Context: one part of a larger RNA
RNA sequence: GAUUCUCCCUUGCCUAUACAUGCAAGUCGAGCGGUAAGGCCCUUUCGGGGGUACACGAGCGGCGAACGGGUGAGUAACACGUGGGUGACCUGCCCUCAGCUCUGGGAUAAGCCUGGGAAACUGGGUCUAAUACCGGAUAUGACUCCAUGACGCAUGUUGUGGGGUGGAAAGCCUUGUGCGGCUGAGGAUGGGCCCGCGGCCUAUCAGCUUGUUGGUGGGGUGAUGGCCUACCAAGGCGACGACGGGUAGCCGGCCUGAGAGGGCGACCGGCCACACUGGGACUGAGACACGGCCCAGACUCCUACGGGAGGCAGCAGUGGGGAAUCUUGCGCAAUGGGCGAAAGCCUGACGCAGCGACGCCGCGUGAGGGAUGACGGCCUUCGGGUUGUAAACCUCUUUCAGCUCCGACGAAGCGAGAGUGACGGUAGGAGCAGAAGAAGCACCGGCCAACUACGUGCCAGCAGCCGCGGUAAUACGUAGGGUGCAAGCGUUGUCC
Numbered sequence: 001g002a003u004u005c006u007c008c009c010u011u012g013c014c015u016a017u018a019c020a021u022g023c024a025a026g027u028c029g030a031g032c033g034g035u036a037a038g039g040c041c042c043u044u045u046c047g048g049g050g051g052u053a054c055a056c057g058a059g060c061g062g063c064g065a066a067c068g069g070g071u072g073a074g075u076a077a078c079a080c081g082u083g084g085g086u087g088a089c090c091u092g093c094c095c096u097c098a099g100c101u102c103u104g105g106g107a108u109a110a111g112c113c114u115g116g117g118a119a120a121c122u123g124g125g126u127c128u129a130a131u132a133c134c135g136g137a138u139a140u141g142a143c144u145c146c147a148u149g150a151c152g153c154a155u156g157u158u159g160u161g162g163g164g165u166g167g168a169a170a171g172c173c174u175u176g177u178g179c180g181g182c183u184g185a186g187g188a189u190g191g192g193c194c195c196g197c198g199g200c201c202u203a204u205c206a207g208c209u210u211g212u213u214g215g216u217g218g219g220g221u222g223a224u225g226g227c228c229u230a231c232c233a234a235g236g237c238g239a240c241g242a243c244g245g246g247u248a249g250c251c252g253g254c255c256u257g258a259g260a261g262g263g264c265g266a267c268c269g270g271c272c273a274c275a276c277u278g279g280g281a282c283u284g285a286g287a288c289a290c291g292g293c294c295c296a297g298a299c300u301c302c303u304a305c306g307g308g309a310g311g312c313a314g315c316a317g318u319g320g321g322g323a324a325u326c327u328u329g330c331g332c333a334a335u336g337g338g339c340g341a342a343a344g345c346c347u348g349a350c351g352c353a354g355c356g357a358c359g360c361c362g363c364g365u366g367a368g369g370g371a372u373g374a375c376g377g378c379c380u381u382c383g384g385g386u387u388g389u390a391a392a393c394c395u396c397u398u399u400c401a402g403c404u405c406c407g408a409c410g411a412a413g414c415g416a417g418a419g420u421g422a423c424g425g426u427a428g429g430a431g432c433a434g435a436a437g438a439a440g441c442a443c444c445g446g447c448c449a450a451c452u453a454c455g456u457g458c459c460a461g462c463a464g465c466c467g468c469g470g471u472a473a474u475a476c477g478u479a480g481g482g483u484g485c486a487a488g489c490g491u492u493g494u495c496c
Base pairs, nucleotide, nucleotide: 009359011356012355013321017319018318019317021316022315023314026063027062028061031060032059034056035055038054039052040051041050042049043048070274071273072272080198081197082196083195084194085193086192089191090190094187095186096185097184098183099182100181101180102136103135104134105133111126112125113124114123115122116121142165143164144163145162146161147160148159149158150157151156171179172178173176200246201245202244207237208236209235212234213233214232215231216230217229218228219227249271250270251269252268253264254263255262256261276297277296278295279294280293299310300309301308302307327353329352330351331350335349336347337346338345339344366396367395368394369393376387377386378385379384400437402432403431404430405429406428410423413420414419440485441484442483443482444481445466446465447464451480452479453478454477455476461468462467
């Protein structure tokens, strides 16, 4: 540029810019005090009051929020891959085993009263509970000292006995093989740390280094270690490329190729890093924490000018940028996750739908017959040739689309039962009508498959390379014809 339709499966900001709006992490009343709202019951002067706990706002408390989801900025590094080590380590929930769960205490939020502030929020007084917090008791185990055994991989590891030190617990309900709590041992899972080897360019980077290299003492950590610190020594790395510069997330894999190799790292999966920019810690089994906190900075917003609020590289969506990339959709029915005893709640994970021929695949746009080779078009040596069985016409068929009726699997789940499907009245099935609704794009000088006429006249133009065009151009433009592909076809960029 062109473009009829349906279905299935994929895939879609390669540009870490700023973001309006909504949603994306909650849940538990079977931990607790309670009752803001609703339901139910009683009452009422019709304003309301009381009860219940069906239920539950806010609050205290528990678990989760470190998963799941996004992105590739940074990083040339033990970041990744692979193979090992940990006698230097941790691990909530889960599983197995053993033992225990005794006895006390004082608060505080919510509530009520009251104050400050525009707001965000915040102060005081007073009352109260707990599986919240703090004591005491008991306790294998922990730490330390003594005695002693075994083993080994150097530091050491592991067992037995005794003394000392400081350490546990929580209850709840529907009352049962219930759900929990504490200590210890083991397992499983997940992680931390260390090491060998491997994978970019550049020497127009040749010398680099002072916590630097090692030691001792100490600190710190779950743990080794200059990780940090004091002192001591003067080392350590480098042409097998140190140091510097550039570029880059790595891999399983993907593309290409007969292979060797070359290129790439989108989607899906594993690991890493990041979360406005930089720094920091807190909580916790786990974070130095995308939708937590604090500080600084840039930016945006609110303000009563005193002060506050925010972080889409979550899902949609918007502006800007760009050659360029989608819906502010439906549902938790399934799978999976969090919480819960469960019902269930939450879940932009996910399942689906929407948009885009972005890719791949399949199908249709009819089939058979039909010559006086019609008309028309184009060419012509004017005889004809060609378009061309192509059309008309005859006989058929009805995929797909259209209309009518029926209509799922996914739920072997959940629930006492009734019931319960986003997709979807979808896929699929039966029937109806009629060739009816459905073909384009590039090319035709050689490479390279496909030729004539007219127009133009080194003009207008073509072009990947060679090269065409200056009056008969198979190369420009148009037409007829032909060739190649086909719901695609060409162009451009890029890889082999």
Molecule: small-subunit ribosomal RNA, 5' domain
Organism: uncultured bacterium